[in-house]
RNA sequence: CUUACAUCCAGAGUGACCGAGGGACUGGCCCGACGACGUCACGGCAACCGCCGCGCGGAUUACCCCGCGCGGGCCUAGGUGCCCAUUCCAGCCCAGCGCGCAAAGCGGCCCACCAGCCGUCGCCGCCGGGAAAGAUGCGGG
Numbered sequence: 001c002u003u004a005c006a007u008c009c010a011g012a013g014u015g016a017c018c019g020a021g022g023g024a025c026u027g028g029c030c031c032g033a034c035g036a037c038g039u040c041a042c043g044g045c046a047a048c049c050g051c052c053g054c055g056c057g058g059a060u061u062a063c064c065c066c067g068c069g070c071g072g073g074c075c076u077a078g079g080u081g082c083c084c085a086u087u088c089c090a091g092c093c094c095a096g097c098g099c100g101c102a103a104a105g106c107g108g109c110c111c112a113c114c115a116g117c118c119g120u121c122g123c124c125g126c127c128g129g130g131a132a133a134g135a136u137g138c139g140g141g
Base pairs, nucleotide, nucleotide: 001141002140003139005137006136007135008134013042014041015040016039017038021031022030023029025091026090027089028088043083044082045081048079049078050075051072052071053070054069055068056067057066058065087133092130093129094128096126097125098124100123101122105120106119107118108117109116
């Protein structure tokens, strides 16, 4: 750099240094001289790997071993990761809801006239699903 899979609405901050923007982009919103972002130290969270137990399969005389699955957070020493806001929200596609929307548009009903009614596209709001992009882990190249 690339690729398969899993997860992403939970959780966890103090100090020191620095000094102006930061949250990728756009819009919104948020953080920030009461010092953000970043760096370092210490602390913490979590349970992907790991660890322990059980089961199944492979292999074995039988273990050890290998693979898969399930359980354990009163397993957390170790390898990562993480510690504002759901990956902060939306952006692209699909669906649902609303006594929502002044006037106008389109279709229909009604009507002598004036008027009136219903639906629909669209818009707005709310609530979901998916995609894309990204992050992290664990394997492969």

SAM riboswitch aptamer (S box leader) from an uncultured Verrucomicrobiota bacterium, 141 nucleotides, folded computationally. The model forms 94% of the base pairs in the Rfam consensus. It was read from a public genome assembly, where an Rfam model found it.